Context: one part of a larger RNA
C1' cells in the first nucleotide's frame, strides 16, 4: 500500500540463454480498437443535495429541480497508442580487412624445489622451541657429493597490466574453439530492451566410483603450556588437497552499488586500436574510438561520499524491503546417495 525505499541503516536472485507477458527508432497512407467532443436511451422508489411548501420552530413530512460517475446506441475528429501498406538508416546484426589477451577444452615437451630410494665422502649429534621435550641418529643421522623413480605447484617477467557472463584463469609449444575491439564501409530492414515460468554454468568444502599420493593437512596420537588445556607452540599423522566420470548448487558468489538506453565541467595515468604529423625506422606530439585506473564542478546524499564505468538526470520491463527478537525455526511440498538446499509462517516476548 492511490506512498517510500534497496553502496554502508530492512532490502540486487551468484551468473547468464531465453518462453509468456510488458515496452519499443524515422516518414507516409488505412482503419477507427483504445482516445476526444456531441447527442440519444438507461441507472426503480426513499436517501444525499437545491429552491419552495406543511405541522407555532425544530426534528419530521411534502411538491420540484439537478449534478458528476457507469453500461448500451448513435454521429463525428484522426494528434497519440493500436492496426493496414509502403518505404528509410541513425537501434540491432551480417559480409571484408586487421589486432590485443593468464578466455575455454585436449595434447606434447621443460627447469628450479620438497620428501622418499641407492651409491661415495665422513663420523656425533641432529632437529625443534620463548625456554623445552617428544621424534630422528654409532644398525651411521644431520651434512656434502653422483644416480634413480615419483607427485604437486609453476620463481623472475607481473604492472592499481590483461581475458572470461560470473565463478575464475599464468611454466613453454602445437593444432582446435568462443567472445570483444578498431577501420572503411558491402549487405538485412527495427529483425530491438527487459524477462515471471523454466534451462545452462558456478569456489572452496562434503559426498558415489575407479586411480594416485610428494608436500601441505581436519580427525586422530604423543611433547609441551596451563589450575585446567578437548587449543594457540613442537614431533607425528588419516581422511583429504590431484586425476577420470557423477552428484551436491551454497559462500562476506562484493563493486556488500540487477540489466538496457540517452543527456550532463574539466585534468592526470597506463592498456588495445585507428588517423595526423615525424622518421631509414622506432619513439615523442596532436587526436579519435573502446574498455579500465585515479582527482574532482555542477548535481546527488543522514553523512560517508558517488560523481559521463553516478549513488546526477530521465525512460522501460524485471527482482526484492517494511520495527527487534522468536527464525531461516516449525509444518507441508519439491530437489538430494547422505549432508543438507529451495520454498517459508504463527504462537509468544518486546
Nucleotide at each position: 500500500u492511490u506512498g517510500g525505499g534497496c553502496a554502508u541503516a530492512a532490502a540486487g536472485c551468484g551468473u547468464u540463454u531465453g518462453u509468456a507477458g510488458g515496452u519499443g527508432g524515422c516518414u507516409u497512407u488505412u482503419u477507427a480498437a483504445g482516445u476526444c467532443c456531441g447527442u440519444c436511451a438507461u441507472u426503480a422508489a426513499a436517501u444525499c443535495c437545491c429552491a419552495g411548501g406543511g405541522c407555532u420552530c425544530a426534528a419530521c413530512c411534502c411538491u420540484g429541480g439537478a449534478u458528476a460517475g457507469g453500461u448500451g446506441g448513435u454521429g463525428g475528429a484522426a494528434a497519440c497508442u493500436a492496426c493496414c501498406a509502403a518505404g528509410c538508416u541513425g537501434g540491432a546484426g551480417u559480409a571484408c580487412g586487421g589486432u590485443a589477451g593468464a578466455g575455454g577444452a585436449a595434447g606434447a615437451g621443460g627447469g628450479a624445489a620438497u620428501g622418499u630410494c641407492u651409491g661415495g665422502u665422513g663420523g656425533a649429534g641432529c632437529g625443534g622451541u620463548g625456554a623445552a621435550a617428544u621424534a630422528c641418529g654409532u644398525a651411521g643421522a644431520g651434512a656434502u657429493c653422483g644416480a634413480a623413480a615419483a607427485g604437486a605447484a609453476c620463481a623472475c617477467c607481473a604492472a592499481c597490466g590483461g581475458c572470461a557472463a560470473a565463478a575464475g584463469c599464468a611454466c613453454u609449444c602445437u593444432g582446435u574453439u568462443g567472445g570483444g575491439c578498431c577501420g572503411a564501409u558491402u549487405c538485412u530492414a527495427a529483425c530491438a530492451c527487459u524477462a515471471a515460468g523454466a534451462g545452462a554454468c558456478a569456489a572452496a568444502a562434503u559426498u558415489u566410483a575407479g586411480g594416485g599420493g610428494a608436500g601441505c593437512g581436519a580427525a586422530u596420537g604423543g611433547g609441551a603450556u596451563u589450575g585446567g588445556a578437548u587449543a594457540c607452540c613442537c614431533c607425528a599423522g588419516u581422511a583429504g588437497u590431484c586425476c577420470u566420470a557423477g552428484c551436491u548448487g551454497u559462500a562476506a558468489a562484493u563493486g556488500a552499488u540487477g540489466g538496457a538506453u540517452g543527456c550532463u565541467a574539466a585534468g592526470c595515468g597506463a592498456u588495445a586500436u585507428g588517423c595526423a604529423u615525424a622518421u631509414c625506422a622506432a619513439c615523442c606530439u596532436g587526436u579519435g574510438c573502446a574498455g579500465u585506473g585515479u582527482u574532482g564542478u555542477a548535481g546527488c546524499u543522514a553523512a560517508u561520499g558517488c560523481a559521463u564505468u553516478a549513488a546526477g538526470u530521465a525512460u522501460c520491463a524485471g527482482g526484492c524491503c517494511u520495527a527487534g527478537g522468536g527464525a531461516g525455526u516449525a509444518c507441508g511440498u519439491u530437489c538430494g546417495u547422505a549432508a543438507g538446499a529451495a520454498u517459508g509462517a504463527a504462537a509468544c516476548c518486546c
This is a predicted structure of a 350-nucleotide part of an RNA (small-subunit ribosomal RNA, central domain) from Humulus lupulus var. cordifolius. The coordinates come from a structure-prediction model, not an experiment, and the mean pLDDT is 87. Taxonomically the source falls in Humulus lupulus (Eukaryota, Embryophyta, Magnoliopsida, Mesangiospermae). The RNAcentral record of the full RNA draws on SILVA.